[in-house]
Parts: sequence; C1' cells; structure tokens
RNA sequence: AAUUCAUCAAGAGUGGCGGAGGGACUGGCCCUGUGAAGCCCGGCAACCUACCAUUAAGGUAAGGUGCCAAAUCCUGCAUUUCAAAGAAAUGAAAGAUGAGAG
Repeated sequence: AAUUCAUCAAGAGUGGCGGAGGGACUGGCCCUGUGAAGCCCGGCAACCUACCAUUAAGGUAAGGUGCCAAAUCCUGCAUUUCAAAGAAAUGAAAGAUGAGAG
C1' cells in the first nucleotide's frame, strides 16, 4: 500500500512550554496573538486487554491504541420528496479509529 469486520449526532482543560497556523482532500464555512500546530501534564472513552459478575445483557479501568471546537463542521456520487433558486431524507464514495486475515 491493498483487503475484511465494527464504529463515527455522546464525552473530554480558565494548566505549562511554544510562537502561526489549523479544521485529510475539493468547494464552502469556520477556529486562531482573548495564542494555531507541536510537546508535556491533565482528561475522555471502552476497540483490544485485564479483573469482577452473569443464563444473558453488564461493571471497573492498571496496560496497548485512540480521542479531547463545530455531526467525520457541511459538502462531493446516486435515489426519493417538495421545488424557481434551492431545501430535506436515505444510501454510497472518500476519510478516521480499532481489531483481524494474507
């Protein structure tokens, strides 16, 4: 890199260092010197895992990941409904994370 499965409307800082970017990509729309990214601390969560319990559902969180503006911020393709523009709903695609398989 390709592939399988599951999840993606909940949750998480008035902290320290740091100094200009960030929200994957497109088009939008936003966040940001009232301090971006990154690092540390802190926290959330429960995919794996450990322990407890159970007929089953479950509970706790030391460990491996992950995550901590906005629905995965909206959007891209298709279908349906209402329609002048456009709007709404659903499903894909793309993406993210985890676990697996070769």
Background:
This is a predicted structure of a 102-nucleotide RNA (SAM riboswitch aptamer (S box leader)) from Halanaerobium salsuginis. Rfam family: SAM riboswitch aptamer (S box leader). From the family's description: The SAM riboswitch is found upstream of a number of genes which code for proteins involved in methionine or cysteine biosynthesis in Gram-positive bacteria. Its family is annotated with regulation of gene expression in the Gene Ontology. Its mean pLDDT, the model's own confidence on a scale to 100, is 81.